The RNA shown here (transfer RNA) has 72 nucleotides and comes from a Candidatus Aenigmatarchaeota archaeon. It matches the Rfam family "tRNA". RNAcentral holds the sequence, with entries from ENA.
[in-house]
RNA sequence: GGGCCCGUAGCUCAGCGGUAGAGCACCACGCUGAUAACGUGGGGGUCGUGAGUUCGAAUCUCACCGGGCCCA
Numbered sequence: 001g002g003g004c005c006c007g008u009a010g011c012u013c014a015g016c017g018g019u020a021g022a023g024c025a026c027c028a029c030g031c032u033g034a035u036a037a038c039g040u041g042g043g044g045g046u047c048g049u050g051a052g053u054u055c056g057a058a059u060c061u062c063a064c065c066g067g068g069c070c071c072a
Base pairs, nucleotide, nucleotide: 001071002070003069004068005067006066007065010024011023012022013021018055026042027041028040029039030038048064049063050062051061052060
């Protein structure tokens, strides 16, 4: 220098054009003598950044940023 993949909640990931989700974690309550476990509820996201396409973009296109792998 070239190619491919990835970037979504604190962490691990799903969602592949039509209201952003799960598990774990966190907080409150219940349960317990107490803790854990378990149950119920709750908070938390400019979907890496910018632009474009579209009635509508996390999703499609382009550029850039960051990470990984391969080639030179």